[in-house]
RNA sequence: AGAGUUUGAUCCUGGCUCAGGAUGAACGCUGGCGGCAUGCCUAAUACAUGCAAGUCGAACGGAGCACUUCGGUGCUUAGUGGCGAACGGGUGAGUAACACGUAGGUAACAUACUUAUAAGCCGAGGAUAACGGUUGGAAACGACUGCUAAGACUGGAUAGGAAUAUUGGGGGCAUCCCUGAUAUUUUAAAGGACCACAGGUACACUUAUAAAAUGACCUGCGGCGCAUUAGCUAGUUGGUAAGGUAGCGGCUUACCAAGGCGAUGAUGCGUAGCCGGACUGAGAGGUUGAACGGCCACAUUGGGACUGAGACACGGCCCAGACUCCUACGGGAGGCAGCAGUAGGGAAUUUUCGGCAAUGGGGGGAACCCUGACCGAGCAACGCCGCGUGAAUGAAUAAGGCCUUCGGGUCGUAAAAUUCUGUUAUUGGGAAUGAACCUUAUGAGGAGGAAAUGCCUCAUAACUGACAGUACCUGAUUAGAAAGCCCCGGCUAACUAUGUGCCAGCAGCCGCGGUAAUACAUAGGGGGCAAGCGUUAUCCGGAAUUAUUGGGCGUAAAGCGUGCGUAGGCGGUUUACUAAGUUUGGUGUAAAAUACUAUAGCUUAACUAUAGAGGGUCAUUGAAAAAUGGUAGACUUGAGUACGGUAGAGGUAAGUGGAAUUUCUAGUGGAGCGGUGGAAUGCGUAGAUAUUAGAAGGAACACCAAUGGCGAAGGCAGCUUACUGGGCCGGGACUGACGCUGAGGCACGAAAGCGUGGGGAGCAAACAGGAUUAGAUACCCUGGUAGUCCACGCCGUAAACGAUGAGCACUAAGUGUCGGGGGAAACCUCGGUGCUGCAGUUAACACAUUAAGUGCUCCGCCUGGGGAGUACGGUCGCAAGACUGAAACUCAAAGGAAUUGACGGGGACUCGCACAAGCGGUGGAGCAUGCGGUUUAAUUCGAUGCAACGCGAAGAACCUUACCAGGUCUUGACAGUGUAAAGAAUACUUAAGAGAUUAAGGGCUAAGAAUUAAGCUUGCUUAUUUCACUUUAUAAACAGGUGGUGCAUGGUUGUCGUCAGCUCGUGUCGUGAGAUGUUGGGUUAAGUCCCGCAACGAGCGCAACCCUUAUUGCUAGUUGCCAUCAUUAAGUUGGGCACUCUAGCAAGACUGCCGGUGACAAAUCGGAUGAAGGUGGGGAUGACGUCAAAUCAUCAUGCCCCUUAUGACCUGGGCUACACGCGUGCUACAAUGGCUAAUACAAAGAGUUGCAAAACCGUGAGGUAGAGCUAAUCUCAUAAAGUUAGUCUCAGUUCGGAUUGUAGUCUGCAACUCGACUACAUGAAGUUGGAAUCGCUAGUAAUCGUAAAUCAGAAUGUUACGGUGAAUACGUUCUCGAGUCUUGUACACACCGCCCGUCACACCAUGAAAGUUUAUAAUACCCGAAGCUGGUGGCCUAACCGUAAGGAGGGAGCCAUCGAAGGUAGGAUAGAUGAUUGGGGUGAAGUCGUAACAAGGUAUCCCUACGAGAACGUGGGGAUG
Repeated sequence: AGAGUUUGAUCCUGGCUCAGGAUGAACGCUGGCGGCAUGCCUAAUACAUGCAAGUCGAACGGAGCACUUCGGUGCUUAGUGGCGAACGGGUGAGUAACACGUAGGUAACAUACUUAUAAGCCGAGGAUAACGGUUGGAAACGACUGCUAAGACUGGAUAGGAAUAUUGGGGGCAUCCCUGAUAUUUUAAAGGACCACAGGUACACUUAUAAAAUGACCUGCGGCGCAUUAGCUAGUUGGUAAGGUAGCGGCUUACCAAGGCGAUGAUGCGUAGCCGGACUGAGAGGUUGAACGGCCACAUUGGGACUGAGACACGGCCCAGACUCCUACGGGAGGCAGCAGUAGGGAAUUUUCGGCAAUGGGGGGAACCCUGACCGAGCAACGCCGCGUGAAUGAAUAAGGCCUUCGGGUCGUAAAAUUCUGUUAUUGGGAAUGAACCUUAUGAGGAGGAAAUGCCUCAUAACUGACAGUACCUGAUUAGAAAGCCCCGGCUAACUAUGUGCCAGCAGCCGCGGUAAUACAUAGGGGGCAAGCGUUAUCCGGAAUUAUUGGGCGUAAAGCGUGCGUAGGCGGUUUACUAAGUUUGGUGUAAAAUACUAUAGCUUAACUAUAGAGGGUCAUUGAAAAAUGGUAGACUUGAGUACGGUAGAGGUAAGUGGAAUUUCUAGUGGAGCGGUGGAAUGCGUAGAUAUUAGAAGGAACACCAAUGGCGAAGGCAGCUUACUGGGCCGGGACUGACGCUGAGGCACGAAAGCGUGGGGAGCAAACAGGAUUAGAUACCCUGGUAGUCCACGCCGUAAACGAUGAGCACUAAGUGUCGGGGGAAACCUCGGUGCUGCAGUUAACACAUUAAGUGCUCCGCCUGGGGAGUACGGUCGCAAGACUGAAACUCAAAGGAAUUGACGGGGACUCGCACAAGCGGUGGAGCAUGCGGUUUAAUUCGAUGCAACGCGAAGAACCUUACCAGGUCUUGACAGUGUAAAGAAUACUUAAGAGAUUAAGGGCUAAGAAUUAAGCUUGCUUAUUUCACUUUAUAAACAGGUGGUGCAUGGUUGUCGUCAGCUCGUGUCGUGAGAUGUUGGGUUAAGUCCCGCAACGAGCGCAACCCUUAUUGCUAGUUGCCAUCAUUAAGUUGGGCACUCUAGCAAGACUGCCGGUGACAAAUCGGAUGAAGGUGGGGAUGACGUCAAAUCAUCAUGCCCCUUAUGACCUGGGCUACACGCGUGCUACAAUGGCUAAUACAAAGAGUUGCAAAACCGUGAGGUAGAGCUAAUCUCAUAAAGUUAGUCUCAGUUCGGAUUGUAGUCUGCAACUCGACUACAUGAAGUUGGAAUCGCUAGUAAUCGUAAAUCAGAAUGUUACGGUGAAUACGUUCUCGAGUCUUGUACACACCGCCCGUCACACCAUGAAAGUUUAUAAUACCCGAAGCUGGUGGCCUAACCGUAAGGAGGGAGCCAUCGAAGGUAGGAUAGAUGAUUGGGGUGAAGUCGUAACAAGGUAUCCCUACGAGAACGUGGGGAUG
């Protein structure tokens, strides 16, 4: 610091997601040690049990116990009394508040204990608890009576203080404060301990003053959300008086006044303890408030006071409520949000531990006691930090695992092994710091005192440790006891195998999985972190994604429809003063801890200590005065006023004009009119349309007219008049900053719509009819009502748009136009309105002095898409509706601009047998053949628009053959290996069988290569062994598969298309995808060539090179040829090689020449020459690519599958079936013909497993026969159409030949299923073929025959060959296909695209709803506990007074105000729920249409009204997106 994700790709906008850090965490797997921290975030739920606040006998009287020298002494403590219990500890419910933080104030206050100073501590009195007695109660707890003490209580004296009155002095900050004098009033006290005892010492007590520390109150400022909470407030705001308080104060009461708060957000509702700090961040900020520290609040819920210095009191009291417990039913007791602990809740949070040794607190004179504060230990990887799980050497790179191209690679020096170490661990030994006190003893010194106790200080000794025999040190022993978790598609470091097969599963985002998954699961390997690792949750960051730092608003979300104007914000030149803000010093404070820096202590670190620095939007006090603000004054340029001109559809009202439509009246006239793509509805012989004249009425104003003018916008158009607003120009008189913007507010505001009353010609929602259509609630047509018009009143919205808020200033030009002014002119200038264009800006498009540039001021608005401008609430409206305006849920996009393609029922240009012009067909018939379908045991398989269908198949009777039935074989029909045996084998015969095969017989011989030995004729024989070969047996690997996958592949092929295209390098342009080149002007069959051009070149294609054909020459002359010469039946032979021909080499054609056109080019048109003329004809040749096109059945091949079968063999059957549909062909339907007879002319092929002649036989297929030929020699082999002659005469025929019968021929082991051919007989359909559709542009179509491959046989198919041999092309409007340029696009799987709405089904969240129910806070009234306060006849009453009767004072009781809980009532607010219902969202392949995207087939969209199954349609006005 960024990354992934919208697209085919790009740039931008914009959201979502990830990488980082953090946590009081939880969950999963795993787990060695230690240190330091931390540990109920939920139920402020309920709590068993124990403990958490006591202490003082040196305040008091008793009681008990112990001791006693009998004098007493000591110990314990129920009660009275003192102090404490208001601290410490817990929790965060409430609280939006002076609660907290910060800075101040109190001249408006209080303070026990503590410290200091000053003074004092006198003298009396009456009670009471304990205790004793009587007695009530279950208990808790009392009642009566009697006795007693105090530092308890009550008077009195005195001092100082305080108050009041009069008065002097001083001070301040308004109220006031300080200090004197006089008088009056009021108010204190207490003792016990010790001593060497006149008294002293310390403690206690009283008063006063001061301090310290604490508390109380007041104030400025600061920190949450909602305006769908806008008005709130009666003690409310203020005053006077009184009361109350420590004290100010409506704090309370009475009276008076009517105030107070609020858009700078009152009131209400929701949420929340606040802070130091913590986390994060570069910072500014954002989030948070566990632990530690400060403050506040609370203590079962609510209320209340008492005591006290302090409480309205966690472990006190009273009352009320809920709950729990005890009970003798009468009544009582209780409060863990103290420490442990229990139950419950929950994802989740510890021991019913030790000790007061330390620190701190309470009491005490002290010892000491108490202390769940605290110090420690225990549990928990919950966090942070540290350590360890070994180290060195060690290659046969072991075994084993995994992978493999089978060679090897990898785990891997890793292990084993050898040698070490001993942190930790285990087991022994030693052993701290934390302890200082206090107290006691001894000694010394000091202050004070007459002296002593006592006090202060020091020294020595003794005493005190929960943790704990712990930390730490040390001896010994053993590598022994100690590694997991997550991840490996990209982001993101790390890859292979197997399994699975859109299943199981994964997933943070994008996305993986449908048989070769680096994405699931497992394994091996690898990466990361490590006693942890991952996941989940939350916060900050990244996110400049709320933008102060630091964003935007023409088209992405976003400028209010427009103006006027209030508050507010901002504001021209100049002078003086001021000092609010500003800047800068000083001072105070911002607690400690934390954080930062430095140093130090634990072995280090975490942790801790010490020191330092720093921190505020704070307070206070100085200084400065440029700019902002304020005060006072001046100025004229901003703004305005007056004056003189000027243009204009600016506004309102009244009047008036002609053209046109319609209607009415009258005339003429006589059959149609009207309307459309074409029609019909409609009008018309009752006289329309047309035409002439007249009349009526309403609405709108042609030409002028314009990128023109005016207005704030909406908007404004005949002419005239009246009234009236604003602008511009001119000169420069006047005012003197009067200005700009503008939240709320007010006004205006198209069309449609609404209300009342008019009006109504035309047009025209709705509606009706006619068409169109599958339908047509539409588009088209005929009618037609609201409405459109006027007056008055509402509504308040539009694509109300320049999709661009207003104002001011600045920043190149050119050109058009409107209105002024100057000038003789050129031209200059002010104000509008357009175009082009520089800088600059912009994501791009574009904007560009009329800014979207550069700046300033103010306002409005935006923050992903959908849900939704919806719901609820509120305001407005007669209504329609407008304004304001969410959430749940859901998606990972939605979007802008531009690019390349593709597409368009967009445009331009061009080509093609594409159409047109022609010729001949197909589609109808019969047959052949292929396919579908059906059938079947099987009808093997593949090919399926063009580009499958006479295709694979250049040839299924068996074979082929892959299919079916049956019979057989299992290392196999075929390949190769080892071992053993036998060596030839096949043939042949017999039997069984359908055959494969089985059984038996027979045969036993010849023979390949080599070694060794022997023999001899020296290259042969015999023997032996080995190899090869054959057979048999056996073994284990294997063979085999036309089984699957052409969507795993290679190779091959089809197609667009023989179309003219497809690209690259460098350069240039663009942020980029890309563009340029390759576009443009011409031209071509062609991206062919030329010219031009930010391009210049190049490659694959085109063309050419190749073959063939057309002409000629040369060479050659057999098997070819024959002109001349002979010869023959015949080029038969001699001869010849001129010709033909053959087959080799050459030549020839290049727009080369001439003319026209053209740009002087390329080229084109015409001509000449020529056998051929503009690629001469034909062929081969097929760019980048497209179609997951075809083929696993040609072949090859990965993976999967079968292995006594999905392999192999055999026989028979099937591929040849047949209601039917389709394709391709053949033959025909006849006279341009059929038949009969005669007769002429080819080319190219094939042949020894062959072609086969002559001759003979047969009607014929053919047979017999076998000459010749391995082919320019022989054979197949007669070409046919044609020509000549004859016949038939328009018929289902002398056309046509299907079908069928009989008899044959040939091939073959075999012709039944199932061959071809022949003869005779038979003689079907068919008389030129509907819609539709195919081929062909010249030696072509058409027509005629010939040959070959395959092949035993079997072509109407295929491939070749020649013969005869046309017609037509005006042309490119249309159909199809293709190319180039351009345009639109919401398409990119690319129009077979995309996509909208209703309906049906499922699920989800949500609104409404008769109601039901819960909670909260108020209001009114009732009731009215405890308690404070006030009143009080009567009753009771120790201290004081008293003349003894009483009084003062007090108490209970009663009454009253206030008053919690409770009750009643009607509302308010919030939630839950609710039959039913509304829309919304999401879903697999549902239904209906096709609204939008292209001119989307009626351009789309906005507002509005009406209508309609639905998208939507129509009317009115508007926008161009």